[in-house]
RNA sequence: CCGUGCUAGGCGGGGAGCUAGCGGUGCCCUGUACCCGCGAUCCGCUUCAGCGGGGCUGAAUCCCCGCCCGAGGCCCGGAGGGUCCGGAGCGCCCCGGCACGGAGCGUCGAAGGUCGGGUCCCGCGCGACACCGGAACGCGAACCGGGUCAGGUCCGGAAGGAAGCAGCCCUAAGCGUGAACCGGUGGGUGCCGCGGGGACGCCCGACCGGAGCUCCCGUGUCGGGAAGCGGCCGAGUCCUCCGCGGUCGACGGCGGGUGCACGG
Repeated sequence: CCGUGCUAGGCGGGGAGCUAGCGGUGCCCUGUACCCGCGAUCCGCUUCAGCGGGGCUGAAUCCCCGCCCGAGGCCCGGAGGGUCCGGAGCGCCCCGGCACGGAGCGUCGAAGGUCGGGUCCCGCGCGACACCGGAACGCGAACCGGGUCAGGUCCGGAAGGAAGCAGCCCUAAGCGUGAACCGGUGGGUGCCGCGGGGACGCCCGACCGGAGCUCCCGUGUCGGGAAGCGGCCGAGUCCUCCGCGGUCGACGGCGGGUGCACGG
C1' cells in the first nucleotide's frame, strides 16, 4: 500500500420556550436526513444522551476537533408610529372683575331718592264652571192599580142590579229631559270687589334731581374652573426601521485528528 472481517462512531443540526438543570415531543430556522411505538395540566434523564424495539453503514465525502462565513432566533440601545394610562394646565372652552371701543337708551330728562299702585300671601263676598239634590215637565201597569166601562157575561118575571175585557183618561214604583229657576258641594276657577299682611326684588305712575346709564357685541388684561379637543412631559404595550451593539448559531468552506484482527 492492497484485500477480507470487525469495533468506536454515525444514520441530522440549531434558536426561542419549558425546566432546578439537561435531552425529546410541540413552535421557528436550516434543507433531505433509517423504520416502528409513546409523549404539553407531556415523556424521560441526572449526563455525550429522550425511553423501548428493529435495521443500515462503518475508519472516512460520511466519525471527531479547531477556524472562517453566515440563514435565523434572542437580548440591549436609539428613532418613528398606533393604542392605553398618568401628570402638569399652554391654546380652544366655561365663570367672574376691571379698562377701552362699538351699539343702544338719555335734557321729549340718566343715575339716585320719596310716595303710590301692581306683581306675592291670607280671609270674606260676588261671578263663571263642574257635580249632586230639589222644583218643573214628559213617559210609565195584557191580568194581579184607580175612574169610566161599548160589546158580551151573570142574577132577576120585570123594574133593576153585579162583576168586568178591549178602548179612553189618570196615577204608583220606576225611567227620562233639564235651556232657564231654587239649594248644596268643589277647585291648577276670575284683566271682579272689600279688608288685612309681607317684600323691598321687578314693573308702572307721580314728584324731587340734573348727566349719565345698560352690560347687548368686540378687544385687552387679571383671577378662578374644567380636563372634552389640540399641544407638552412621563410610564406600559404593540408594530416598523436603524446600530462598524452583544450573544447563540443551521447550511457551507478550510485545516487537522481517529482504530482492531487476519492474509498478500
Predicted 3D model of a 264-nucleotide RNA (Bacterial large signal recognition particle RNA) from an Actinomycetota bacterium.
It is recorded under the gene name ffs.